[in-house]
Context: one part of a larger RNA
């Protein structure tokens, strides 16, 4: 390669937009590129099959006939692809009316708390632990009340909640600004899914400039513990964590489940619409989210089960024995750090 997989055995790309391309609703009409069908020419010759003959059999050789599944031209067919031109509205998508939300960005702003500074009272301890010390404290600590300051985070509400593509988002206000819902009639009229390269975003750390620095804290110092203790515990404490602008581009970036559309029993909880009934604060329904449980099916098992791991299509990325190794070299990107693509000898 075929094949057969990808929630836990190798394996879904971190995620979205999107080129090419692959794939694509419904109704009739036309075409005939694919597709079928017929015929005609070609498909050398051996070869290999078939039947029959020749070496004393055989291998080998001769004869005849079949096939060469192919190509070309031609004559038809018209269901399904395709293309053309028309028509439609179920998928899209546009308008219009609400309502919900920690969606996203600037700007202001507020309260506990902590730390630190300065006043007041007071006096010998405070602190920290399993014990203890390192520390701090008669130059007045710790505790306590008044002021002022700075930085960083939003207790309660707070929920299996809600938003957003994912990372991720949490006081409060305005201010631009983005997407989903529900409902209604109008309205375009297949505009559609998917996406190889590309491309935009991406937690934490990290890196550059330049602010800023309250608590917390990698290193680092010390006290302690131990056989040692380069750790766990303790007292201290620097980048950093905060902000502006660039970089970095990786996570058990998870749901270990790629994006869609379609089909298959059902109970129950929660949130955002929305119809109807009346007892007007409940009942019934109906979409769209999120959650538990559970039928058929599926699965090695565990388990999943309308938010599928079912049952189907379409597209895309990815696996192919453990190590070596996500290493090496080249190559691309980066200021580095290091990503990123990515072997092979060797071995078992």
């Nucleotide at each position: 390669c075929u094949g057969g997989g990808c929630g836990u055995a190798a394996a879904g790309c971190g995620u979205a937009c999107g080129u090419a391309g692959g794939c694509g609703g419904a109704u009739g009409g036309g075409u005939a590129a694919g597709u079928c069908a017929g015929a005609u020419g070609u498909g050398a010759a051996a070869u290999c099959c078939c039947a029959g003959g020749g070496c004393u059999c055989a291998a080998c050789c001769c004869u005849g006939g079949a096939a060469c599944u192919g190509c070309a031209u031609u004559u038809g067919a018209a269901a399904c692809u395709g293309c053309c031109a028309a028509u439609c509205u179920a998928g899209a998508g546009u308008u219009c009316a609400g309502g919900a939300g920690a969606g996203g960005a600037g700007a202001g702003u507020g309260g506990a708390a902590u730390u630190u500074c300065c006043a007041g009272u007071g006096u010998a301890g405070a602190g920290g632990u399993g014990a203890a010390a390192u520390u701090c404290g008669u130059a007045g600590a710790u505790a306590u009340u008044g002021g002022a300051a700075a930085g960083a985070a939003c207790a309660c509400c707070a929920g299996a909640g809600g938003c957003g593509a994912a990372g991720g988002c949490g006081g409060c206000u305005c201010u631009c600004u983005g997407g989903a819902c529900c409902g209604a009639u109008a309205c375009u009229g297949a505009c559609g899914c998917u996406g190889a390269g590309g491309u935009g975003c991406g937690a934490a750390a990290g890196c550059g400039u330049g602010g800023g620095g309250a608590g917390c804290a990698a290193a680092c110092a010390g006290g302690a513990u131990u056989a040692g203790a380069u750790a766990c515990c303790c007292u201290g404490g620097u980048a950093g964590u905060c902000c502006a602008c660039g970089c970095c581009g990786u996570a058990a970036a998870c749901g270990a489940u790629g994006a869609a559309u379609g089909c298959u029993a059902g109970u129950u909880g929660u949130c955002g619409g929305g119809a109807a009934g009346c007892a007007u604060g409940c009942u019934u329904u109906u979409c769209g989210g999120u959650g538990a449980c559970g039928c058929a099916g599926c699965u090695a098992a565990c388990g999943c089960a309308u938010u599928a791991a079912g049952c189907a299509u379409u597209c895309c990325g990815c696996c192919u024995g453990g190590g070596g190794a996500g290493u090496a070299c080249g190559g691309u990107c980066g200021c580095a750090a290091g990503a990123u693509u990515a072997a092979a000898a060797c071995u078992c």